A computed fold for a 71-nucleotide RNA from a Candidatus Woesearchaeota archaeon, annotated as transfer RNA. The sequence is in RNAcentral, with records from ENA. The organism belongs to Candidatus Woesearchaeota, within Archaea. Rfam family: tRNA. Its family is annotated with triplet codon-amino acid adaptor activity in the Gene Ontology. The family's RNA type in Rfam is transfer RNA.
RNA sequence: GCAGUAAUAGUUAAAUGGUAUAAUACGAGCUUCCCAAGCUUGUGUUCCGGGUUCGAUUCCCGGUUACUGCA
Numbered sequence: 001g002c003a004g005u006a007a008u009a010g011u012u013a014a015a016u017g018g019u020a021u022a023a024u025a026c027g028a029g030c031u032u033c034c035c036a037a038g039c040u041u042g043u044g045u046u047c048c049g050g051g052u053u054c055g056a057u058u059c060c061c062g063g064u065u066a067c068u069g070c071a
């Protein structure tokens, strides 16, 4: 330099155009003499900028970062 893959909650991951989900973490409550475990409940998220569309995590273009391959 070229090509490919990836970027979603504090963390790890789902979601093939229609209200973004789970686990974990965190807050509150129940249980317990206390802790741990368990149960209930709550909070929080689509890398950035454009385009297409009634509607974009999803499709298109550009950028940024990380990883892999080739030279």
Base pairs, nucleotide, nucleotide: 001070002069003068004067005066006065007064010024011023012022013021018054026042027041028040029039030038047063048062049061050060051059